Predicted 3D model of a 73-nucleotide RNA (transfer RNA) from a Bacteroidia bacterium. It matches the Rfam family "tRNA". By type it is a transfer RNA. Its mean pLDDT, the model's own confidence on a scale to 100, is 82. The source organism's lineage runs through Bacteria, Pseudomonadati, Bacteroidota and Bacteroidia.

RNA sequence: ACGGGCGUAGCUCAAUUGGUAGAGCGACGGUCUCCAAAACCGUAGGCUGUGGGUUCGAUUCCUACCGCCCGUG
Numbered sequence: 001a002c003g004g005g006c007g008u009a010g011c012u013c014a015a016u017u018g019g020u021a022g023a024g025c026g027a028c029g030g031u032c033u034c035c036a037a038a039a040c041c042g043u044a045g046g047c048u049g050u051g052g053g054u055u056c057g058a059u060u061c062c063u064a065c066c067g068c069c070c071g072u073g
Base pairs, nucleotide, nucleotide: 001072002071003070004069005068006067007066010025011024012023013022019056027043028042029041030040031039049065050064051063052062053061
């Protein structure tokens, strides 16, 4: 330099014919317990890497960048 993949909650990842984003773990609170752990219940946490475009509507489609990984030379 070229080709491919990925970027979504603190972490690991979902979300498929475009229709107002979820799970597990973790955090916090509660029940239980003499206390704690475990178990169970609940709560908070996101402008979906950035900027543009298409659309009534974009995590999703198009485009340019940025970052990470793999490959080719």